The RNA shown here (transfer RNA) has 73 nucleotides and comes from Gossypium trilobum. The coordinates come from a structure-prediction model, not an experiment, and the mean pLDDT is 80. RNAcentral holds the sequence, with entries from Rfam. The organism belongs to Gossypium, within Eukaryota. Rfam family: tRNA. Rfam's curators write: Transfer RNA (tRNA) molecules are approximately 80 nucleotides in length. Gene Ontology term of the family: triplet codon-amino acid adaptor activity. Rfam classes the family as a transfer RNA.
């Protein structure tokens, strides 16, 4: 230097062969319980790395740049 890979919620991760995003964990508040914890119910949650392009329309396809991992030389 070159090639491949990934970046989505506060965290670990789903979702991509284009149609306005999910879950489990956590948080909050309520039931339960002599409390706590467990459990149960109902809420909370994201300009989906950054910027450009294609399209009616992008997390999703395509360029470029940022940082993450692996390979090579």
């Nucleotide at each position: 230097g070159c090639c491949g890979u990934c970046u989505u919620a506060g965290u670990u991760c789903a979702g991509c062969c284009g149609g306005u995003a999910g879950a489990g964990c956590g948080c909050a508040u309520g039931g339960c319980u002599u409390u706590u914890a467990a459990c149960c119910a109902u809420g909370u949650g994201g300009u989906c790395g950054u910027u450009g392009g294609u399209u009616c329309g992008a997390u999703u396809c395509c360029c470029a740049c940022a940082g993450g991992c692996g390979g090579u030389g």